[in-house]
This is a predicted structure of a 1386-nucleotide RNA (small-subunit ribosomal RNA) from an uncultured organism. The prediction has a mean pLDDT of 83. It matches the Rfam family "Bacterial small subunit ribosomal RNA".
RNA sequence: GAACGAACGCUGGCGGCAGGCCUAACACAUGCAAGUCGAGCGAAGACUUCGGUCUUAGCGGCGGACGGGUGAGUAACGCGUGGGAACGUGCCCUUCACUACGGAAUAGUCCCGGGAAACUGGGUUAAUACCGUAUACGCCCUUCGGGGGAAAGAAUUUCGGUGAAGGAUCGGCCCGCGUCUGAUUAGGUAGUUGGUGGGGUAAUGGCCUACCAAGCCUACGAUCAGUAGCUGGUUUGAGAGGAUGAUCAGCCACACUGGGACUGAGACACGGCCCAGACUCCUACGGGAGGCAGCAGUGGGGAAUCUUAGACAAUGGGGGAAACCCUGAUCUAGCCAUGCCGCGUGAGUGACGAAGGCCCUAGGGUCGUAAAGCUCUUUCACCCGUGAAGAUAAUGACGGUAGCGGGAGAAGAAACCCCGGCUAACUCCGUGCCAGCAGCCGCGGUAAUACGGAGGGGGUUAGCGUUGUUCGGAAUUACUGGGCGUAAAGCGCGCGUAGGCGGGCUGUUAAGUCGGGGGUGAAAUCCCGGGGCUCAACCCAGGACGUGCGUUCGAUACUGCGUGGCUAGAGUACGGUAGAGGAAAGUGGAAUUCCUAGUGUAGGGGUGAAAUCCGUAGAUAUUAGGAGGAAUACCAAAGGCGAAGGCAGCUUUCUGGCCCGUAACUGACACUCAGACCCGAAAGCGUGGGUAGCAAACAGGAUUAGAUACCCUGGUAGUCCACGCCGUAAACGAUGGAUGCUUGUCGUUGGAGGAUUGAAACCUUCAGUGACGGAGCUAACGCGUUAAGCAUCCCGCCUGGGGAGUACGGUCGCAAGAUUAAAACUCAAAGAAAUUGACGGGGACCCGCACAAGCAGUGGAGCAUGUGGUUUAAUUCGACGCAACGCGAAGAACCUCAUCCUGGUCUUGACAUCUACUGGACGGCUCAUGGAAACAUGGCUUUCCCUUCGGGGACCGGUAGACAGGUGCUGCAUGGCUGUCGUCAGCUCGUGUCGUGAGAUGUUGGGUUAAGUCCCGCAACGAGCGCAACCCACGCCCCUUGUUGCCAUCAUUUAGUUGGGCACUCUAGGGGGACCGCCGGCGUCAAGCCGGAGGAAGGUGUGGAUGACGUCAAGUCCUCAUGGCCCUUAUGACCAGGGCUACACACGUGCUACAAUGGAACGUACAAAGGGUAGCCAAACCGCAAGGUGGAGCAAAUCUCAAAAAACGUUCCUCAGUUCGGAUUGAGGUCUGCAACUCGACCUCAUGAAGCUGGAAUUGCUAGUAAUCGCAGAUCAGCAUGCUGCGGUGAUACGUUCUCGGGUCUUGUACACACCGCCCGUCACACCACGAAAGUCGCUUGCACCAGAAGACGCUGUGGUAACUUCGGAGCUAGGCGUCCAAGGU
Repeated sequence: GAACGAACGCUGGCGGCAGGCCUAACACAUGCAAGUCGAGCGAAGACUUCGGUCUUAGCGGCGGACGGGUGAGUAACGCGUGGGAACGUGCCCUUCACUACGGAAUAGUCCCGGGAAACUGGGUUAAUACCGUAUACGCCCUUCGGGGGAAAGAAUUUCGGUGAAGGAUCGGCCCGCGUCUGAUUAGGUAGUUGGUGGGGUAAUGGCCUACCAAGCCUACGAUCAGUAGCUGGUUUGAGAGGAUGAUCAGCCACACUGGGACUGAGACACGGCCCAGACUCCUACGGGAGGCAGCAGUGGGGAAUCUUAGACAAUGGGGGAAACCCUGAUCUAGCCAUGCCGCGUGAGUGACGAAGGCCCUAGGGUCGUAAAGCUCUUUCACCCGUGAAGAUAAUGACGGUAGCGGGAGAAGAAACCCCGGCUAACUCCGUGCCAGCAGCCGCGGUAAUACGGAGGGGGUUAGCGUUGUUCGGAAUUACUGGGCGUAAAGCGCGCGUAGGCGGGCUGUUAAGUCGGGGGUGAAAUCCCGGGGCUCAACCCAGGACGUGCGUUCGAUACUGCGUGGCUAGAGUACGGUAGAGGAAAGUGGAAUUCCUAGUGUAGGGGUGAAAUCCGUAGAUAUUAGGAGGAAUACCAAAGGCGAAGGCAGCUUUCUGGCCCGUAACUGACACUCAGACCCGAAAGCGUGGGUAGCAAACAGGAUUAGAUACCCUGGUAGUCCACGCCGUAAACGAUGGAUGCUUGUCGUUGGAGGAUUGAAACCUUCAGUGACGGAGCUAACGCGUUAAGCAUCCCGCCUGGGGAGUACGGUCGCAAGAUUAAAACUCAAAGAAAUUGACGGGGACCCGCACAAGCAGUGGAGCAUGUGGUUUAAUUCGACGCAACGCGAAGAACCUCAUCCUGGUCUUGACAUCUACUGGACGGCUCAUGGAAACAUGGCUUUCCCUUCGGGGACCGGUAGACAGGUGCUGCAUGGCUGUCGUCAGCUCGUGUCGUGAGAUGUUGGGUUAAGUCCCGCAACGAGCGCAACCCACGCCCCUUGUUGCCAUCAUUUAGUUGGGCACUCUAGGGGGACCGCCGGCGUCAAGCCGGAGGAAGGUGUGGAUGACGUCAAGUCCUCAUGGCCCUUAUGACCAGGGCUACACACGUGCUACAAUGGAACGUACAAAGGGUAGCCAAACCGCAAGGUGGAGCAAAUCUCAAAAAACGUUCCUCAGUUCGGAUUGAGGUCUGCAACUCGACCUCAUGAAGCUGGAAUUGCUAGUAAUCGCAGAUCAGCAUGCUGCGGUGAUACGUUCUCGGGUCUUGUACACACCGCCCGUCACACCACGAAAGUCGCUUGCACCAGAAGACGCUGUGGUAACUUCGGAGCUAGGCGUCCAAGGU
C1' cells in the first nucleotide's frame, strides 16, 4: 500500500446491488419445511333438485435416496486432472411381443374386550395388495438330454400392466499423476502379499473362506503423531510465489453419540425402522415419547452476525389423465453504513475586508468572499395526481412500487482523524518526569509545533479512525534472486556406497527436448470488445484465456539408452631421487636424581626481600664407582615428510606415499560424496607394569585487608610402556574437495635438460614451500597462479541477540561426557571493519621548582582571620578539589545592612514621568506637645516670573489614576565581566590529491628551537588565529633642561647655609646600543649549537602588559544590564534596638614565639617609593607613655609624615620555662566618634598560659631570587598580624630513574557523559517463564482377555401354518444353537 463474512469508538441524509453465527457438530419452547392420486379398492360421513355430488381415516401406487442444511470426521482414489473395463439404471425415448384362466387372505368399518397413554386381542370384507395354473418370438440356467420364468386393470377418450432388445441420463468400481507439518516417529505388515478351489455382489477384487507359497510397503520417507473437508476460485504480488477455501458452482462426508440391517431402480436413509448410550419430556410408576448441522425463532457461548414476515405471480420440484394440491426450494419484503457504487447537503455576486474568535514586533495579520445582504436554482427528501414492464390467453406476493406530471421553500441533510521525523499540515495558553502521549525513534523535570484546551492548517468524506488477520515492501529462505577468511555459516581428517556430475570421434534410437494436428481442461469468475438498468456498482449475450493431462504425426543440434573405435583425463610398467612418513627390535653419550665410598666443614637452598626446607646423625661443594627412568644439545633452516592429528640420537628388519625421466601397456576405468567405516593432540577412564625429572590435587612458608592465587619448599595422581576405551580442541590458513584459464619480481627444497674442460654462477622446465606486489575481487581490513580473481561439478553449513549448544527424548560411552537438538520467556539491538578523540599500573622523544640538590616553612603552641558545624529571636547572602575558606569585604560600634530578628509606622509611596482636580512660593526660625525615634499636631516668619489681568509657567503640597519600587526566584533562559587548563604551543581554513565514506594529507618524517621557531625532505601549494616582534619599566652612553635638585673647582657657613657653577649625581623629554654582527669548531655547503673576542649588557638582556580554537551548563541576576516568573496597605518605604563579633568542636590562611647567628640597654650609620588642606603637622613646652598644649611651614624635588630597621660598636644576661615568650586577667588612662555595654585602637603599672623546633603528611622558591629587615599607601572619624607597593642585607641545582602536570609521534581498546568510563558474579526480597519431582487426575491410542444388544448369515425346527399338492407332503415360520459384532468390563 492492497484486501476483509470483520469487531470497537465518534458520527450518520437518500438510493441501487450484494452480504449477514468465522465461537458451542452446545441445548432447544412454538409454528411451518413432503406430499399426492377417488381415473386402483372397499367403507364411513355430509349434502341432494334423488340423477348424483362432495369429504376423507384405511388398503394400494408413485414420491419421501431430490430439493434444503452443516463441515464434526477424513491426509483418503476423499478431491483435482487424465484414462480404463467386469456392471446396474425407476420415471423418459425407439423397436418387437403379450395382456388367458383361477384362488385364498387382510387393514379399515362393525361388535365385544385390555391399557393412564403409546398401543393391542377376536369375528365380518375389497382391490392395479397377495398366490397358483396356462402361454414364451425373444430372455435365464444347463451335465446340451433338457429345465425355469409374466401380467392389472380403470375408463367416454387421452391412461396403464408384463417380457425382451437398444438409447439417453444418473450411479457403482479400477488405474497414472498431483494433494500440509514433524525423523526428538525408522522400520511396518499374518488376510498381511500372491496363487488355486469355493462363496458373495449389479459388478472386478482377500470382499469372505479353505489350502499352498513367503511374500508386500519403506530414506524418491513406509509406519506413527499432529493439523485439515477438496476444487473452480478469492486475495496479494511486476512475475515466480505466498496466504486462503465465506457468499455462487462441482464433488465428498455427516444428520443427538455408536452399531445394524429392512424396503426399494436407487439408502445402510436429516423431518423411516431396530438395538445400545447420554440427555430432555409425559406418566395412574406398570410403561412410553423425542432429536432445528431445514425456515423463522429461544437460551447459552462470544468482540460479533437479521423477521417466530408475504406469496406460490415467476423459475423449478413431487403426485395426478387433468383440474388442482403441496413446496421456509424459490421469488419478494423487513432489519444492519457490513461492503461496493451513485447522488445530495446549494449556485452567482458580495469589503484594500463587518462583528466576534485567535495571534501580534501594537504597526498589523488571520478565520475570509467566508458571513450578512442582493439575485437565482430545486437534484434528493416532502405533498398532490397518474402509473408500468415482469404475462405469449387467465393468474402480480413485490406494489399504488419503479417511472412520469404538478407544487412549496435554501428550505430537512457533516462528520472523523491528524499537524516532532518517517508523513501532507503551526501558533498561543495550561501543565511541570505530574497529568498524560506513543506504530518505530522517542516527548513531558517552568518558555512542550510530541501531553490537555483553543485558533489556524492538512487528509478523507456518509463516513472517519482504532484493533485483528493475510500478502506486499522483505533479494529478510534468494527457482526467478543470497551467502560462509574477520559480520551467522567449511564437518578435525580421510576412504568409499547410494546419488549427482563427467574427455574426443562415428553411426543407431527418439526417453528428455522442440514443432504441428485433433480430445479434454463444467458453468460462474478474471481479461477483451459489445449490449441493458439515466451513469456506475450490477446484469445479459459473445470471444479469448485456462501456462495442465492424455493422444497422434514429425524434427534430431544438445542430454540420455545401447554400438564401434581414440588417447590429451586416470591408472599400470620400466629407470632413478629426496625425506624427523609408519611399525618392531637393538644400542650410544650428555644431563638430573638416588645409593656406596673418599676428601672436607658450616652452612646450603631460595627470593623483590624472606621463611618453610636440607645440614654437626656431616649437608652444599668435590672425586671415584654403581642403579634407574625419561628425553634426545650442536647439526637446525622462511628446511623436509605425512590426509589430518603429528613426526627428530644411532643401527637393522618390515612397510606406505610423493616427485623426476621414458612413452611400452589399459582405454574414461574420472571427480565429488548423504548414510556407513577408518584415523584422530592433550586431558580423562579400565587392567597390568614402570616412575629419574616435572607436576593438577594436597601440605607448609611468604605476599595481602583477605589470598582457597601469582612467588618459594615439598608432593600424589598423571606424564612413560602394553592392551582396551573416550572422540573432543583457537583440531586455524578461523579459508571443503576437484579441474581449467588469467601480468610479474626476489628467495628456498627435490629432480631433469642446455651451455661450460670442470666447480660455482647462468638459461629452460616439472613438483613443493615462502616474501612483496599487478589486474580483478572485497563493507573495509586485506587476498592476489599456494586467490578471497574468472568459470564448471559435487558435498557440508548459515538466516537478529540472549535463553542455548541448554532442557526433554533418542543413540554412543565403564564413567566423565559426546552427538543429535528445541521451546516458553526476554531485548531493540547483538555484531564486522575502519575513522576521530579520550584513556592505559603500553612504547619512544621533550618540557616545567615536577622530582632530585638545598633554604625557609606549614602540620604541634598562643593569638588574629576566614570556613564548616552547632547554637540563636536572628546569628543576612554568595563562593566548595586544584580553580571556595586574610574570598566578594581597599577596613560590620550607629550608618553600612540586605525585614536576618524584635517592635513601631506609611500606602501614588524614600526615587522617576504624565494626566485631571485642588491649595500654596519654595524656604527659614527658634521652637511647643506626645513619642525610643520615624512621625503626628500646632506656632512664628517669608510671598517667584510673565500677563492681553481672564489667566499661564516653574516649584512645593493634597486627592484620584496610569505607575513607581524589589540586594525577591531562576547564572541550568541570558549579555557583559572573570577564573582555569596555560603564556601550554597549539587550533584551523582555501584549492588540490587520496579514500565508497567517516576522514586523511598539509600539521607526519630528518635536524633545530623557549616556541607549528627555523631549515631540509615530501601530493601538496598557500593562508589565518596563536609564538616572536611592535608597548611600558629597569640596566649603559649621548643630546637638551638646570629649580625646589647637585657641589668638582673658588670663596663662605653649625648646616649646599649663602655667592657662584651646571662638570657630576639627579630630574624628564628625545636619540644611540645587541644583530649569532665578528673569529674558531661542530652540523647536510642549511637552520642552528658550542667556545672566544669586543662590550654596560650575549644569544627572547631582566621584569611587566599581552591569554589562540576551545573545556569546565565553572563563578557572578547581591556591581551593572536583561527575558520569564513572583510581591503590590507589601517580598516596597521609614525608624529604634539587636544580630552579622555567639562557641563543646573541626579545617584553611597568617602573626608571634620557643631563644645566645639570641634578648636587653646605651651609642652610632645607610634607603627607596609614596601620602598630605574637613589634610600632613615642625620647633618649643607638659606628661613615664598613649597623648596634650602650641602654632611656624606646606596644595609641596622647597614644608611635613619621617624615627628607617636589620647592620655596626660597647655592656649585661650564660642555657634556665630563663632578663626567652608574650597569651590571659586586674587596675588606671589616652584618642576618635552623637554614642566604645553587647563590640574599637592605643598607653602605663601589675599578672606572666601554652610553648624547649613540632606525627603522618605537606607548601614556597633558581638570582638581587629564597630567607631576613624595616618603610609607605589604598580603604578610613576610629580600627590590619590582611592586601598593594618600596627599598636594605643576601644563599644552594649531579641530573631526568622515579612522583605530579603538560606537548608530539606510535600502539591497544568492548570507552565517546570519553577510566570519576565500561562492566562481571554471588546474595536478599517480589514477580514471570521453562525444566525436574514422591505421586495424582483426565484425554487419545495400541495389545490381550471377558462379555455380547439389535441384526445378517448358517444349522436345527418333533411346535405353528390360508393359497400349491399326486393329500403322502412340499414350502414358510415361532423357538433353539452357532459365527460375526457395538456399547460395557478387567